[in-house]
This is a predicted structure of a 73-nucleotide RNA (transfer RNA) from a Parcubacteria group bacterium. The prediction has a mean pLDDT of 83. The source organism's lineage runs through Bacteria and Bacteria candidate phyla. The RNAcentral record of the sequence draws on ENA.
RNA sequence: GUCCCGGUAGCUCAAUUGGAAGAGCAGCUCGGUCCUAACGAGCAGGUUGCAGGUUCGAUUCCUGCCCGGGAUA
Numbered sequence: 001g002u003c004c005c006g007g008u009a010g011c012u013c014a015a016u017u018g019g020a021a022g023a024g025c026a027g028c029u030c031g032g033u034c035c036u037a038a039c040g041a042g043c044a045g046g047u048u049g050c051a052g053g054u055u056c057g058a059u060u061c062c063u064g065c066c067c068g069g070g071a072u073a
Stems, first nucleotide, its partner, number of pairs: 001072007010025004019056001027043005049065005
């Protein structure tokens, strides 16, 4: 250089022909306990890597770029 895979919450990952994003852990509050913990209930947390394009509508499709991993000479 070329090709392939990936980038979504603090972390690990979902999102099934494009209909507008959710789970677990972590965090906070309350319950619980003599106290702490386990456990239970709730809350908060996202410009979906960036910029464009297509579309009524994009995490999803198209183009370029950036980052990580792999293959190849």